[in-house]
Molecule: transfer RNA
Organism: Candidatus Dojkabacteria bacterium
RNA sequence: AUCGAUGUAGCUCAAUGGAAGAGUAUUUGACUGAAAAUCAAAGGACGGUGGUUCGAUUCCACUCAUCG
Repeated sequence: AUCGAUGUAGCUCAAUGGAAGAGUAUUUGACUGAAAAUCAAAGGACGGUGGUUCGAUUCCACUCAUCG
């Protein structure tokens, strides 16, 4: 320099253009003599900028980071 892959919640991963989810973790409540387990609830994220579209995590361009 060129080509390819990946980037979503603290962590591990979904979501084929139409309301961003799950597990786990964290916090609160219930249960207990007290913990653990269990049950219920809450907070928390689309790498960045721009474009296409009525509508973008999704398509396109550039860019950043990591890997090959």